The prediction has a mean pLDDT of 81. This is a predicted structure of a 76-nucleotide RNA (transfer RNA) from a Sandaracinaceae bacterium.

RNA sequence: GUCCCCGUAGCUCAGUGGAUAGAGCAGUCGCUUCCAAAGCGAAAGGUCGCAGGUUCGAAUCCCGCCGGGGACGCCA
Numbered sequence: 001g002u003c004c005c006c007g008u009a010g011c012u013c014a015g016u017g018g019a020u021a022g023a024g025c026a027g028u029c030g031c032u033u034c035c036a037a038a039g040c041g042a043a044a045g046g047u048c049g050c051a052g053g054u055u056c057g058a059a060u061c062c063c064g065c066c067g068g069g070g071a072c073g074c075c076a
Stems, first nucleotide, its partner, number of pairs: 001072007010025004018056001028042004049065002052062002
């Protein structure tokens, strides 16, 4: 340099065109307990990497850029 994959909640991931984006874990609060753990319940937590485009409608499709991982190549 070229190509491929990935970027969604604090962490690990799902969601591949249709209304208001979900789960588990962690954290918070409550129940329970003498206390704690475990268990149960509730609430909270999101610029869907950034910007532009297509569309009635984009996390999802297209272009560019940024970041991470991988394959191949060039120079020496």
Its Rfam family is "tRNA". Rfam classes the family as a transfer RNA.
The source organism's lineage runs through Bacteria, Myxococcota, Polyangia, Polyangiales and Sandaracinaceae.